[in-house]
The RNA shown here (SAM riboswitch aptamer (S box leader)) has 101 nucleotides and comes from a Chloroflexota bacterium.
This record gives sequence, structure tokens and C1' cells, in this order.
RNA sequence: CAUUCAUCCAGAGAGGUGGAGGGACCGGCCCUUUGAAGCCUCGGCAACCGCCGCGAAAGCGGAAGGUGCCAACUCCGGCAGCUAAGUCUGGAAGAUGAAAG
Repeated sequence: CAUUCAUCCAGAGAGGUGGAGGGACCGGCCCUUUGAAGCCUCGGCAACCGCCGCGAAAGCGGAAGGUGCCAACUCCGGCAGCUAAGUCUGGAAGAUGAAAG
């Protein structure tokens, strides 16, 4: 990087450094000098993989390991359907994990 499968209405931030951006893209809206991104330290959430316990299984519980995550539903919409109206349905795109390449 492309493929397959699963999940995406829950949850969880402080300090240091840095110094103007960030929220994938586009439109909107929002966050941000009362300090953005990035990096470091510590902390936390979760339970995909692996592990442990219980169980016939489904599954439940745990959390030392590998990832991931810690503003807003994936922030909202984007395409299609239905509708008087969106906390609607499905899709696309994106993200994360696992598998095989």
C1' cells in the first nucleotide's frame, strides 16, 4: 500500500517543551496565545490480539504484555431512500484492530 472480517451514540488528561495552528478531505461549525500541532514524562480509558480465572459452550470476570485511544456521535453534513420534521435507514469515505498478501 491494496484485500477480507469486526467495531465506531460508551469511556478516559495533567505536567514539561514548543510557539500557530488543529478537528483526514470538501462545505459548515467548532477548538486554540486563558497557548494549536509535534515531541517527552507520568497518569488514565478500553478490551481488538495475546495471556490468566470460571464455564460443556455461548459467554463472563481480570488487566502485567502488543496495538489503539483520552473536546464535540467518526463534531455535523457530503451519495441514495423515506419524510411535515431527522437523535431516521442504508451506503461512500475515514479511523482502529485482527488475518493473510
Description
The model forms 97% of the base pairs in the Rfam consensus. The organism belongs to Chloroflexota, within Bacteria.